Predicted 3D model of an 87-nucleotide RNA (c-di-GMP-I riboswitch aptamer) from a soil metagenome. The model forms 95% of the base pairs in the Rfam consensus.
[in-house]
């Protein structure tokens, strides 16, 4: 890609794990997708533990702010790859 056909992933919600969290895994479930298959390079977005600055306190600690090296490929773009299948 042909109002075809095979065959795939699987939103949000639910149990269950994980984890500071934002995610994520595994069952269910299907919103929807023709690269929703790989990849965090670039910008986006989410989180803010540790880390740092104030601020309060007698300490211990508490709140606040700032920050990605966590996170997303089902935001968007770059790269790789690849199933079916008539005209």
């Nucleotide at each position: 890609g042909a109002u075809a056909a095979a065959g795939g992933c699987a939103a949000a919600c639910c149990c269950g794990g994980c984890g500071a969290a934002a995610a994520c895994c595994g069952g269910g479930g299907g919103c929807g997708c023709a690269a929703a298959g790989c990849u965090a390079u670039g910008g986006g977005u989410c989180u803010a533990a540790c880390g740092c600055c104030a601020u309060c306190u007698g300490a211990g600690g508490a709140u606040g702010g700032c920050c990605a090296g966590g996170a997303u490929c089902g935001c968007c773009a770059g790269g790789c790859u690849g199933c079916c299948g008539a005209a």